[in-house]
C1' cells in the first nucleotide's frame, strides 16, 4: 500500500429509561446486534422530518434552511503486526 490471525484496549443497534426537540433526531444512564474507522467532515447520491418560513385556493400537499457518518461514494485522521 494492502490485509485482518492474536494480544492489549475500543465503539455500541434494537430495546428501556431522564432530558431536549415540531418532528426526523439528538446528550446521558443501562444495554449489546454488529463494527479495522461503527473516529471525524453533510462534498456528490439516498433515506428521514416539514414547527417555522417560502409555494399553493387549500389539504393528512410540496419544498431543507433540519436529521441520518452504523445506507453507498468521496475528503481528513488514526492502534496493533501474525499469515499470504
Nucleotide at each position: 500500500a494492502g490485509c485482518g490471525a492474536a494480544a492489549g484496549g475500543g465503539c455500541a443497534a434494537a430495546c428501556c429509561c431522564u432530558c431536549u426537540g415540531a418532528a426526523a433526531a439528538g446528550c446521558g444512564g443501562g444495554g449489546a446486534c454488529g463494527c479495522a474507522a461503527a473516529g471525524c467532515c453533510a462534498c456528490g447520491g439516498g433515506u428521514c422530518u416539514a414547527a417555522a418560513a417560502c409555494u399553493g385556493a387549500a389539504a393528512g400537499a410540496g419544498u431543507a434552511u433540519g436529521a441520518c457518518a452504523g445506507c453507498c461514494g468521496g475528503g481528513c485522521u488514526g492502534c496493533c503486526g501474525a499469515a499470504a